[in-house]
A computed fold for a 563-nucleotide part of an RNA from a bacterium, annotated as large-subunit ribosomal RNA, domain V. Its Rfam family is "Bacterial large subunit ribosomal RNA". Gene Ontology terms of the family: ribosome and structural constituent of ribosome.
Context: one part of a larger RNA
C1' cells in the first nucleotide's frame, strides 16, 4: 500500500414497526350525566271490548200543578194578543166591563217568559250491588290420554274490575343517535370573539400582534337635548366693592377658547356647532341628478323636483340631534293596512304585496327550534405545519474574569477582601425560539470501556503574603500521571462514617440499552389520600407488570497470515 480470516460493536441519524407520547381531524368507538332529542320499561286519564240494579245528584225533553208583592190602586198588577162579555137550565149571586189609580188594568180566550214541585222519557256522574251473562282463573275433578303441554266439560272462584287495543299527561342513561366552537409563540387553564375613537402606521387611503390606552349595545318628545327666530358670550388671572369669607353678586383690565358640547376619544366649533328666550313638530311623505366606500353582502353623503307644513318681515332655513359607537342577514310565524290571487259563484279559509315589530342568534356574515363529560381500554388519517428528548441559534438566568473604587483590614483602598456601577469571555443550569428529525434520533440513575479540556484536587516550579520556622492564604505556569470504600436512597446529587498525596470541575447525543441492566419515570390490573354526580383525573402515593436482530454488509478498531 493492496488482499485474506479471526474478533469488537463506535457510526452509517444502522434493522423492524406510514411514533402508542403530544397537537390537529367541523376522524371514529366505548363508556358517563341533573348535556340534547328520542324509545323501551313503568304509570295517569279517556273510549272501546262492556252486561242488571237500587240510591244520590246533574242536563236536556213532555205533561201537570204552582211561581211573580217599588209608589198610587180593593190588591201579590210576570209579558203579548184577541176581547164585552163570562160563569149558571133559571133566579139569586160572583167576576168584569165602564169609572178610577198608574209606566202598564184585570173577566174569560191563547200563546209565552222567570223560577219551582212531581210524574214520565233520555243521557251523564259517583257509590254501592248483582250474575242467567262478556272476560279472566298459574284452585279442584274428568275427557282426548300412557303424558305435568294444549284443548273441551263441569264444579269453584273473580267479575263489568281486570286484561287488551287506540289517543294521551308524567318518569324515563334500560337504550339508542348525536353534540360537546375557534384564535391560541404546542396543547390545557386564563384571556379573547361585534361595533367606536387615539397611538402603534413609515405626512394620501389602507396595514398585524395574548401591542398600549379608553369607551358601547344608548339618550332627548310638546315644559327637547328636534326646527326656526331673535339674542347672549364662557373660562382663568389682577384689581376694585356693606354684610362677603377660598367660592354667590357689580365693575375694570390683561390672556383668548384653556370654558362648554348629555356620554369616551379624536377632530371641530365666536355669523359659535356653546348659553338664553319666543313660536313650534321637517324626528316629514313619494322620488332623486352625482359621489364616497367596498371582493359580496351591507354602509355613507346628497343637487335637485313633486306634495304638506313650521319658523321668519322677508332673504331663506328645516326630510332630527357638532361627527364618528348605541347593533343582527335569511328562514319562520304573529299583527296593521291591501285596487292583488284563490279550484263553478257568494261569503269564508288560505296565499300575495306594503309596513313595522319578535333573536346578549354577544362565538355578535347568525351550522339547529333543540346538545354536556371521560377515555391509562382505545383505534385510523395526519403533522417534525405544533409538545416532551437530543442536537442548532440565542444567553435573560447560570459559571467564569476584567475595569472604577466607598469601604474593611489597628495605621494602610487593592496581604485578603470590596459596595454601588460598568465591561467581557464560557456554553456544564433555568429558560427563550420551533430550525432537522413524528413512513421513530430509545429516556433517568448504575455497570462496563474510556476519551477530550483546564476555570489544577493532588504530585512538579514560581511570585506576593498581613510570608519567623512550620502550616497557611492568593496569583502566576503547568493537563505526565492519579483523583478510595462503605451506610441511607432507584437516585444524579446530597448527608453521614472511615481513610487518602488528593478524594478536582467540566464535554463527549446530561458519553457509551444493534454493550449489560431496568432500581426511577412512562401502558394495560389493583388500593389508598384527594377532586369529581358519574365515567374518571392527580410532576400525589403505593404493590406488580415480555428491553426484539445466537447470524455485522460498509466505514471504524483490534489480532493474525499472504502478496
Nucleotide at each position: 500500500c493492496c488482499c485474506g480470516u479471526g474478533g469488537u460493536u463506535a457510526g452509517a441519524c444502522g434493522a423492524a414497526a406510514a411514533g402508542a407520547c403530544c397537537c390537529c381531524g367541523u376522524g371514529a368507538a366505548g363508556c358517563u350525566u341533573u348535556a340534547c332529542u328520542a324509545c323501551a320499561a313503568c304509570u295517569u286519564g279517556g273510549u272501546a271490548u262492556u252486561g242488571g240494579g237500587u240510591u244520590g245528584u246533574g242536563g236536556c225533553u213532555a205533561u201537570a200543578c204552582a211561581u211573580g208583592u217599588u209608589c198610587a190602586g180593593c190588591g201579590u198588577a210576570g209579558g203579548u194578543g184577541g176581547g164585552a162579555g163570562c160563569c149558571c137550565a133559571a133566579a139569586a149571586g160572583g167576576c168584569g166591563c165602564c169609572a178610577a189609580u198608574g209606566a202598564g188594568a184585570c173577566a174569560c180566550c191563547a200563546c209565552c217568559c222567570u223560577u219551582g214541585u212531581a210524574u214520565g222519557g233520555u243521557u251523564g256522574c259517583a257509590a254501592c250491588u248483582c250474575u242467567u251473562g262478556a272476560u279472566c282463573u298459574u284452585g279442584c275433578g274428568c275427557a282426548g290420554u300412557u303424558a305435568c303441554c294444549c284443548u273441551g266439560c263441569g264444579c269453584g272462584g273473580a267479575g263489568a274490575c281486570a286484561g287488551u287495543a287506540c289517543c294521551u299527561g308524567g318518569u324515563g342513561g334500560g337504550u339508542a343517535g348525536u353534540u360537546u366552537g375557534a384564535c391560541u409563540g404546542g396543547g390545557g387553564c386564563g384571556g379573547u370573539c361585534g361595533c367606536c375613537u387615539c397611538c402603534u402606521a413609515a405626512a394620501a387611503g389602507g396595514u398585524a400582534a395574548c401591542g398600549g390606552a379608553g369607551g358601547c349595545g344608548u339618550u332627548u318628545a310638546c315644559a327637547a337635548a328636534g326646527g326656526u327666530u331673535g339674542g347672549c358670550u364662557u373660562a382663568g388671572c389682577u384689581c376694585c366693592g356693606a354684610u362677603g369669607g377660598a367660592a354667590a353678586c357689580g365693575g375694570a383690565g390683561c390672556u383668548g377658547g384653556a370654558c362648554g358640547u348629555g356620554c369616551a376619544a379624536a377632530c371641530g366649533c365666536a355669523a359659535a356647532a356653546g348659553c338664553c328666550a319666543g313660536c313650534u313638530u321637517u324626528a316629514c311623505u313619494g322620488c332623486a341628478a352625482g359621489a364616497c366606500u367596498u371582493a359580496c353582502a351591507a354602509g355613507u353623503c346628497g343637487c335637485g323636483c313633486a306634495g304638506u307644513u313650521g319658523c321668519g318681515a322677508a332673504a331663506g332655513c328645516a326630510g332630527a340631534a357638532g361627527u364618528u359607537a348605541g347593533u343582527g342577514a335569511u328562514c319562520c310565524g304573529a299583527c296593521g293596512a291591501u285596487c292583488c290571487a284563490u279550484c263553478a259563484u257568494a261569503g269564508g279559509a288560505u296565499g300575495g304585496u306594503c309596513g313595522a315589530a319578535g333573536c346578549u342568534c354577544a362565538a355578535c356574515g347568525g351550522a339547529u327550534a333543540a346538545a354536556a363529560g371521560c377515555u391509562a381500554c382505545u383505534c385510523c388519517g395526519g403533522g417534525g405545519a405544533u409538545a416532551a428528548c437530543a442536537g442548532g441559534c440565542u444567553a435573560g438566568u447560570c459559571g467564569c474574569g476584567c475595569c472604577c473604587a466607598a469601604g474593611c483590614g489597628u495605621c494602610c483602598a487593592c496581604a485578603g477582601c470590596g459596595a454601588c456601577g460598568g465591561c467581557g469571555c464560557g456554553g456544564u443550569u433555568c429558560g427563550g425560539c420551533a430550525c432537522c428529525u413524528c413512513g421513530a434520533u430509545g429516556u433517568c440513575g448504575g455497570c462496563u470501556c474510556a476519551u477530550c479540556g483546564u476555570a489544577u484536587c493532588c504530585u512538579g516550579g514560581g511570585a506576593c503574603u498581613g510570608a519567623a520556622g512550620a502550616a497557611g492564604g492568593c496569583c502566576c505556569c503547568a493537563a505526565g500521571g492519579g483523583u478510595u470504600u462503605g451506610g441511607c436512597u432507584g437516585u444524579u446529587c446530597g448527608c453521614c462514617a472511615a481513610u487518602u498525596a488528593a478524594a478536582a470541575c467540566g464535554g463527549u447525543a446530561c458519553g457509551c440499552g444493534a454493550g449489560c441492566u431496568g432500581g426511577g419515570u412512562u401502558c394495560a390490573g389493583a388500593a389508598c389520600g384527594u377532586c369529581g354526580u358519574g365515567a374518571g383525573a392527580c410532576a400525589g402515593u403505593u404493590c406488580g407488570g415480555u428491553c426484539u436482530c445466537c447470524u455485522a454488509u460498509c466505514u471504524a478498531c483490534c489480532a493474525c497470515g499472504g502478496g
The prediction has a mean pLDDT of 82.